Background
Transfer RNA from a Minisyncoccota bacterium, 72 nucleotides, folded computationally.
[in-house]
RNA sequence: GGCCCGAUGGUGAAGUGGUAACACGACAGUCUGCAAAACUGUUAUGCGCGGGUUCAAUUCCCGCUCGGGCCU
Numbered sequence: 001g002g003c004c005c006g007a008u009g010g011u012g013a014a015g016u017g018g019u020a021a022c023a024c025g026a027c028a029g030u031c032u033g034c035a036a037a038a039c040u041g042u043u044a045u046g047c048g049c050g051g052g053u054u055c056a057a058u059u060c061c062c063g064c065u066c067g068g069g070c071c072u
Stems, first nucleotide, its partner, number of pairs: 001071007010024003018055001025043006048064005
């Protein structure tokens, strides 16, 4: 330098044009003598950045950044 893959809440992780799952965590409650566990509820400014297409973009297109891999 060329090519490919990835970037989503505090963490892991799904989704892939129309309101973003799930698990863990955190918080509150029930329970308990107190806890733990269990159960119930709640929660979290989550779609890397900038443009474009579209009625509508996390999703499609272009560029960039960062991470990983292959080639030279």
Background
The prediction has a mean pLDDT of 81. Its Rfam family is "tRNA". Its family is annotated with triplet codon-amino acid adaptor activity in the Gene Ontology. The family's RNA type in Rfam is transfer RNA. The literature on the family includes a 1993 paper in Trends Biochem Sci by Hou, "The tertiary structure of tRNA and the development of the genetic code".